[in-house]
Context: one part of a larger RNA
RNA sequence: UGACGGGGGUCCGCACAAGCGGUGGAGCAUGUGGUUUAAUUCGAUGGUACGCGAGGAACCUUACCCGGGCUAGAAUGUGAGGGAAUAUAUCAGAGAUGGUAUAGUCAGCAAUGACCCGAAACAAGGUGCUGCAUGGCUGUCGUCAGCUCGUGCCGUGAGGUGUUGGGUUAAGUCCCGCAACGAGCGCAACCCCUGUGGAUAGUUGCCAGCACGUCAAGGUGGGGACUCUAUUCAGACUGCCUACGCAAGUAGAGAGGAAGGAGGGGACGACGUCAAGUCAUCAUGGCCCUUACGCCCGGGGCUACACACGUGCUACAAUGGCGCGUACAGAGCGUUGCAAGUCAGUGAUGGCAAGCCAAUCGCAAAAAGCGCGCCACAGUUCGGAUCGUAGGCUGCAACUCGCCUACGUGAAGCUGGAAUCGCUAGUAAUCGCGCAUCAGCAAUGGCGCGGUGAAUACGUUCCCGGACCUUGUACA
Numbered sequence: 001u002g003a004c005g006g007g008g009g010u011c012c013g014c015a016c017a018a019g020c021g022g023u024g025g026a027g028c029a030u031g032u033g034g035u036u037u038a039a040u041u042c043g044a045u046g047g048u049a050c051g052c053g054a055g056g057a058a059c060c061u062u063a064c065c066c067g068g069g070c071u072a073g074a075a076u077g078u079g080a081g082g083g084a085a086u087a088u089a090u091c092a093g094a095g096a097u098g099g100u101a102u103a104g105u106c107a108g109c110a111a112u113g114a115c116c117c118g119a120a121a122c123a124a125g126g127u128g129c130u131g132c133a134u135g136g137c138u139g140u141c142g143u144c145a146g147c148u149c150g151u152g153c154c155g156u157g158a159g160g161u162g163u164u165g166g167g168u169u170a171a172g173u174c175c176c177g178c179a180a181c182g183a184g185c186g187c188a189a190c191c192c193c194u195g196u197g198g199a200u201a202g203u204u205g206c207c208a209g210c211a212c213g214u215c216a217a218g219g220u221g222g223g224g225a226c227u228c229u230a231u232u233c234a235g236a237c238u239g240c241c242u243a244c245g246c247a248a249g250u251a252g253a254g255a256g257g258a259a260g261g262a263g264g265g266g267a268c269g270a271c272g273u274c275a276a277g278u279c280a281u282c283a284u285g286g287c288c289c290u291u292a293c294g295c296c297c298g299g300g301g302c303u304a305c306a307c308a309c310g311u312g313c314u315a316c317a318a319u320g321g322c323g324c325g326u327a328c329a330g331a332g333c334g335u336u337g338c339a340a341g342u343c344a345g346u347g348a349u350g351g352c353a354a355g356c357c358a359a360u361c362g363c364a365a366a367a368a369g370c371g372c373g374c375c376a377c378a379g380u381u382c383g384g385a386u387c388g389u390a391g392g393c394u395g396c397a398a399c400u401c402g403c404c405u406a407c408g409u410g411a412a413g414c415u416g417g418a419a420u421c422g423c424u425a426g427u428a429a430u431c432g433c434g435c436a437u438c439a440g441c442a443a444u445g446g447c448g449c450g451g452u453g454a455a456u457a458c459g460u461u462c463c464c465g466g467a468c469c470u471u472g473u474a475c476a
Stems, first nucleotide, its partner, number of pairs: 001476002003473003007470007015460002019423005026314008034305002042053002064300007077122002081117003086103007106113002125289002128287003134283002136278003139274001141272001146185006152161003165176003191266004196234007206223002210221003237260001240254001241252004316416001320375007332363003337356002341352004382413001387408007429452007
C1' cells in the first nucleotide's frame, strides 16, 4: 500500500422486511449428471455451467460408431499432354464408384481465351492437442462509482498528498474548506424509441362537411378538416412561488403545463479481477497425423434409460369447464412466397383460383372480455398422460426418429416437506399475436408485440452483495 475480520461508523441495492405469484410434490417437454452402448461426437461446471454454443440432429447437418472405397487427394493456383463443354440411355453396385453406347464437336481474322480430364512437382488437408503460448470476441464483479496522471509539496524509502474533511447527490454529482494546482478514463450529456403541440406533405392511409351510391361498405366524385404516416421545429431548465440553507442543494405541490424535478425505456460497461470462457465461428505460435488423426459413400448414433438435478409447459378446477353468439390491438412476414373466394371433407387437408414484389392484396381468427344456456363439487362435462385404429402433410425417404387430424382410451394429479426464486407500475399476474432458424418439425425454447391489469414498502435490527472513512493483523 492492499486484502481480510463472527471490528467500528456512514450509505446503497427486490438484500431483508411488507406484499403478489411461483419452483420444490404430479404428468409431460427440454438441458445436464450418471449408467448403458460399436458409438451414445465435442465444449460449457458455485455465484458467472445445466430450454447454454444449437436462431431447427430423420438423410444432410455430423465432428461419433460399423462397413464399402480414394491416396497430390473433396477445395484454390501453376501445370507437360489430351479433349470442346455437355446431354441422354444403359449395366454392376447399398451407394461412393466403375464400365459401355449414342448425340454433340465452343468463341475469335489471328495471337489466344473459356470449360473438362490430367502425369510429375511445388503446394494440400486435420472439428487432432495445448484457451496455462496467443489475437479477436465474451461472461462476471457492475451501470458499482470508482481508477489514474502531470507538476508541486511531504517522507531516507516503499509511498502519501491531490481523491481526505463539512455538507449534498443516482453519481469522485456539485458546493465550501484544505499544500496543493490542474488534467485524463469513467458519471452525466450528446444518439434512438416513447409521451404534447406546431409547420410541411396527402398515396396505397383518413372521411368532418357536399354530391352520387349500396342489403352493407370511403365503394365513387371530391376534400386536407380529423386520425395516421415521416421529416423538421418547439417543449422541462428546480426556470417561477413558498420554506430551510453561506453555498451546493433539499422539501412542499404551490402555479403553469401533455409531461416536474434523471418524465418512461433502450443503446452505451472505466482501471482492473477470476492463468474465468472460447484453438469446435474465425485467426494464430508450438506439437502431432500424412495409403491417415485427411477425403467420399451406405447404415447406425447424437433421440439409449434403474436413477439424480436444473429450467419450463399443462394441471389439480366453479374468479372454473363446455356450447352458441358478439366486440376491441400492436408489431411483423409474404413471388422456389402469402393466398381471398368457392367446392369436397367431421377434420388435418386437398381441387380450382382472384389479388399482391404489398400503408393497396393476403397471413388474420386476436384471446382473455361481454351476452345467453348447461354443468353443482364428483377424480367430475376437472385433468389430459398413455395406448389402439383410421387418415393428412412435408420430404428421395418418417422403422429406429417428424408434425398434424378424427374416433376410441382415459393415467398421475384434490395446491405440494425441508428449502428456494421472481417482481416496486403499465411492473407482477394473466391473455393472445408475430418473427428468426426452417422442406417439414419434436417451439412448452428464444426474441419481439400489444390486451386486461393489481398488492405492498413501517423501516434498515438481521441475511446476501457492494461503496467510502477508520481500526486490528502472525496474510500478500
Source information:
Predicted 3D model of a 476-nucleotide part of an RNA (small-subunit ribosomal RNA, 3' major domain) from a Pseudomonadota bacterium. Taxonomically the source falls in Pseudomonadota (Bacteria, Pseudomonadati). The coordinates come from a structure-prediction model, not an experiment, and the mean pLDDT is 82.